[in-house]
């Protein structure tokens, strides 16, 4: 310098052009318990940044950023 893959709650991960963006874990509150733990209920919390296509973009396209891998 070039090519490829990936980027989603604090963490790990699903998802598909029309979702209320799901699940697990963590955290908080409540219940249970003499208390703690376990268990149950509820709550908060996310689509890397910008632009484009589209009636509608997390999804498709372009440019960047970051991580990883490869070529020279």
């Nucleotide at each position: 310098u070039c090519c490829g893959u990936u980027g989603u709650g604090g963490u790990g991960u699903a998802a598909u052009g029309g979702u209320u963006a799901g699940c697990a874990u963590c955290u908080g509150u409540c219940g249970c318990u003499c208390u703690c733990a376990c268990c149950g209920a509820c709550a908060a919390g996310a689509u890397c940044g910008g632009g484009g296509u589209u009636c509608a973009a997390u999804u498709c396209c372009c440019c960047g950023c970051a991580a990883c891998g490869g070529a020279a």
Molecule: transfer RNA
Organism: Choiromyces venosus 120613-1